RNA sequence: ACAGGCAGUAGAGGCAAUCGCGGGAAAAUUUUUUCUCGAGGAAAGUCCGGACUCCACAGAGCGGCGUGCCGGGUAAUGCCCGGUGAGAGCAAUCUCGAAGACAGUGCCAUAGAAACGGAAACCGCCUCAAAAAAAUUUUGGGGUAAGGGUGGAAAGGUGCGGUAAGAGCGCACCGGCGGUCGGGUAAUCGGCCGGCCCGGCAAACCUCACGCGGAGCAAAGUCGAAUAGGAAAGGGUUGACGCUGCUCGCUGACCUUUCGGGUAGACUGCGAAGAUUUGUGCGGUAACGUACAAACGAGAUAAAUGAUUGCCACAUACAGAAUCCGGCUUAUCGACUGCCUGUCGAU
Numbered sequence: 001a002c003a004g005g006c007a008g009u010a011g012a013g014g015c016a017a018u019c020g021c022g023g024g025a026a027a028a029u030u031u032u033u034u035c036u037c038g039a040g041g042a043a044a045g046u047c048c049g050g051a052c053u054c055c056a057c058a059g060a061g062c063g064g065c066g067u068g069c070c071g072g073g074u075a076a077u078g079c080c081c082g083g084u085g086a087g088a089g090c091a092a093u094c095u096c097g098a099a100g101a102c103a104g105u106g107c108c109a110u111a112g113a114a115a116c117g118g119a120a121a122c123c124g125c126c127u128c129a130a131a132a133a134a135a136u137u138u139u140g141g142g143g144u145a146a147g148g149g150u151g152g153a154a155a156g157g158u159g160c161g162g163u164a165a166g167a168g169c170g171c172a173c174c175g176g177c178g179g180u181c182g183g184g185u186a187a188u189c190g191g192c193c194g195g196c197c198c199g200g201c202a203a204a205c206c207u208c209a210c211g212c213g214g215a216g217c218a219a220a221g222u223c224g225a226a227u228a229g230g231a232a233a234g235g236g237u238u239g240a241c242g243c244u245g246c247u248c249g250c251u252g253a254c255c256u257u258u259c260g261g262g263u264a265g266a267c268u269g270c271g272a273a274g275a276u277u278u279g280u281g282c283g284g285u286a287a288c289g290u291a292c293a294a295a296c297g298a299g300a301u302a303a304a305u306g307a308u309u310g311c312c313a314c315a316u317a318c319a320g321a322a323u324c325c326g327g328c329u330u331a332u333c334g335a336c337u338g339c340c341u342g343u344c345g346a347u
Stems, first nucleotide, its partner, number of pairs: 001343009011333001013312007021038007040318001044329002047327005052216004059248004064212005069083005084098001085096004099207002104205002106201003122148002124144009156174006175197002177194007220268004230259006242250002276295008
């Protein structure tokens, strides 16, 4: 200098003035004045986990659903951190569908002789017999799966020896499996021994381990107003409704349908104060924990932040809260900073 990897900062226009919009506080009283605050890193998706509210005093079993290497973190998670294993990359790093295929069932198209049983043989290789004219060809028997072909995959791989030709048949190395010893909390790793060689798919059904009530701020409360404490039919203390589905159990009086009548307003939830934010110290590889200090940063409800002017600046894209928080995923503009890896060059 170039190329790449990981992490962070901030967020788009800033300042000033005028007018306008929503919240809060203070004053003033006749609806006005002053001050102050006012969209995001994803506010998106509604994919997860919760807080909170109600069912509701709230249990058991089955079913159903979720997760799936080990350890740690967290209120909790399918999240985060660290590690193990596998894969990609020269590397920094990144990714992972990571339990079980000798519990059972099922599938493996096409191609190929044959797709898991140790059966099979398309082209082949060896050998024996017969016939023909030597080489060789044909037919039949036996042996074979090393070579070629098909395929994603053909029953461990490569090489050497050996054999009639071959084959773990034997040997060396590697892989898998088993035994044993050692390291590690563990997942697992390493040493030694043993020719033992025992398809794939469970993001197929399934098995195993662990976990799981439901519904949701249109949850749910308070106040006020109005009407007809209406009518009919059916069910119900021999148990209605209710507790996600079913069963048991619990509770204990209303429930369902049709016709008809009235109301649909205000406030709380929502003081946004919290598993909150920031800073520093300590502990920890880290996620994070803990102590002290400081701060309070939008609350609309047919849904608020817009317009004009001047100066400065050059970075726009994706894009607007609706109970709140912690994550994940998706969309996206460039600016700046730090650390790491590789290549080239110089000293």

Bacterial RNase P class A from an uncultured Selenomonadaceae bacterium, 347 nucleotides, folded computationally. Its Rfam family is "Bacterial RNase P class A". It is annotated as a ribozyme. The prediction has a mean pLDDT of 77.